[in-house]
RNA sequence: GCAAACCGGUCGAAAGCCCGGGACGCAAAGCUUCCGGCCUAACGUGCGCGUGCACCAUGGCAGCGGGGCUGCCG
Repeated sequence: GCAAACCGGUCGAAAGCCCGGGACGCAAAGCUUCCGGCCUAACGUGCGCGUGCACCAUGGCAGCGGGGCUGCCG
C1' cells in the first nucleotide's frame, strides 16, 4: 500500500463485479484471460405429462496455478 470473511446497498438469470463499513491475509493480493483449473448455466440442445433433469460459455474467478508487462525499501 492492498483488503478476506461478514454486514448494508446497486447491478446481474446466476456465478460475480462495484459502493460503504470491516480486516483474514498478501513483498506484487499492481495490471493483463495467453495456457491450465475452478464457478455459474441466461441463451441453446436433448429428455420429460410436468414443477423439471442433463449437457453447454458467448458469462465469471487475477485472493487457484503458470505466462506477459510494470514496481517500493534494503
Predicted 3D model of a 74-nucleotide RNA (c-di-GMP-I riboswitch aptamer) from uncultured Aquabacterium sp. It matches the Rfam family "c-di-GMP-I riboswitch aptamer". Its family is annotated with cyclic-di-GMP binding in the Gene Ontology. NCBI's taxonomy places the organism under Bacteria, Pseudomonadota, Betaproteobacteria, Burkholderiales, Aquabacterium. Its mean pLDDT, the model's own confidence on a scale to 100, is 90.